[in-house]
Molecule: SAM riboswitch aptamer (S box leader)
Organism: uncultured Marmoricola sp.
RNA sequence: CUCAUCGAGAGGGGCAGAGGGACACGGCCCGCUGAAGCCCCGGCAACCGCCUGCUGAGCCUCCGACCAGUCGCCCCGACCCGUCGAGGAUGCAGGAGUGGUGCCACAUCCGUCCUGGUCCGAGAGUCGGCCCGGGGAAGAUGAG
Repeated sequence: CUCAUCGAGAGGGGCAGAGGGACACGGCCCGCUGAAGCCCCGGCAACCGCCUGCUGAGCCUCCGACCAGUCGCCCCGACCCGUCGAGGAUGCAGGAGUGGUGCCACAUCCGUCCUGGUCCGAGAGUCGGCCCGGGGAAGAUGAG
């Protein structure tokens, strides 16, 4: 940088001692009945990897068998249409949880940038506010 996902799931113990929910501000929460961090054990999920089936006239192959043909006069060889098979890739579905990660409050907590709708208040050629959405940006995790 690109792609996918971010509505579900899964916590105990020890050390530690004031912060934490990514950053800034505002809000809303969690926290001395113990935050962050570190260690141990347990668990969740299924991204990669692994296994199984299909991949139905689609893709690939110095692959195999058969068949037809062309060329070299023949033996034989070269090329090649096609059929079947094998292997691979891709895609789909399912599985296990032993490998590489990740994760285990709410929840990527909300707003900030753009935008749709209802209502309300001001008034001017729109503005502000409540509520409910959509998108973006940023971020997290995985794969490349």